[in-house]
Context: one part of a larger RNA
């Protein structure tokens, strides 16, 4: 000096990017519990009071003795039991050792138990049930296989497979122009075979006709891939624009929801919580660039998620010290 512990008057997060870390707190009985809620739950919520020996007392349960011929019923004898009242006693303290939840309040996300980066990430990622699409009537779809074959299934559209969302509860707007998909009894287009004609015979070739799937056309479909404007002007203070003009588009963002895990500007603005906040959380909102199963807003349970407050508690600090173990090193000795 370092590791691992242990104990600190007084203060009590001032430490610090942040209470990181380390205390509190904890077992059981009893009382006794807001708020929100999908009525189960939250919830050991929170809080408060007990607990150890010894006495005595009236009970509780099981069993036993005694009377009595026997049952029952009371009484009565001794043992053990169970929970309770009073009292007493001993210490600073009785779950005295082991063990043993700090608690409460806001918002962010994923609903939830689950699952994952064996060896730097457990998360908001995956994953669920629930919802919605598409494809398949079985000699069928989808997959493995060169093929026999075989799985889905010894199952049958309340089934299998695929894709998408992501519990509930209120909802899910316009747009099919453009890429995609699906469907058509079209005087359209389309090749080679094949018919026919020409080619002096054979035939190369040439020309006409016929036509499949495709294309073109025309419907159709976004819980398919995806999209969802701009100028000017306007009411009797001012401001604002319900209205009105016009370009323009396939349609011009609907209910919601916002400074947001999304907002440069920006530490917008106002209100709160603080002595002081680029912080939290409550409005506004003109949204650089927000938005409806690429799901929108909410939501009770719940989480080793993420981020403010609070009250307890403490060596995190104010400050710093002693101590017990181990380890290194110096020094001295054998």
């Nucleotide at each position: 000096u370092g590791c691992u512990g242990u104990u600190a008057a007084g203060g009590g997060a001032a430490u610090u990017c942040g209470g990181c870390a380390a205390u509190c707190u904890a077992g059981u009985c009893g009382c006794g519990u807001a708020u929100c809620u999908u009525c189960g739950g939250u919830a050991u919520a929170a809080g408060c009071g007990a607990u150890g020996c010894c006495u005595a007392c009236a009970a509780u349960u099981g069993u036993u003795u005694u009377u009595g011929a026997a049952a029952u019923a009371u009484a009565u004898u001794g043992c053990a039991u169970u929970a309770g009242u009073a009292g007493g006693u001993u210490a600073c303290a009785a779950u005295a050792a082991c063990a043993a939840g700090g608690a409460c309040u806001g918002c962010c996300c994923g609903a939830c138990u689950g699952u994952u980066u064996a060896u730097c990430a457990a998360a908001a990622a995956c994953g669920u049930a629930g919802c919605c699409a598409a494809c398949u009537g079985c000699u069928g779809u989808u997959c493995u296989g060169a093929a026999a074959a075989g799985a889905u299934u010894u199952g049958u559209a309340u089934a299998g497979u695929u894709g998408g969302u992501g519990a509930g509860a209120c909802c899910u707007g316009c747009c099919c122009a453009g890429u995609g998909g699906u469907g058509g009894u079209g005087u359209c287009u389309a090749a080679a075979a094949c018919u026919c004609u020409g080619g002096u015979u054979c035939a190369a070739c040439a020309g006409a006709g016929c036509u499949a799937a495709g294309g073109c056309c025309c419907a159709u479909u976004a819980a398919a891939c995806g999209g969802c404007g701009g100028g000017c002007c306007u009411a009797a203070c001012u401001u604002u624009g319900a209205g009105g003009c016009u370009c323009u588009u396939a349609a011009g963002g609907u209910a919601g929801c916002g400074u947001a895990a999304u907002a440069c500007c920006u530490u917008g603005u106002c209100a709160u919580c603080u002595g002081a906040a680029u912080g939290g959380u409550g409005a506004c909102u003109u949204g650089c660039a927000u938005g409806a199963a690429u799901g929108g807003u909410u939501u009770a349970a719940u989480g080793a998620g993420g981020u403010g407050g609070u009250c307890g508690c403490u060596g995190u600090c104010c400050c710093u010290a002693a101590c017990a173990g181990c380890a290194a090193g110096c020094u001295u000795c054998c």
Notes
Predicted 3D model of a 334-nucleotide part of an RNA (large-subunit ribosomal RNA, domain IV) from an archaeon. It matches the Rfam family "Archaeal large subunit ribosomal RNA".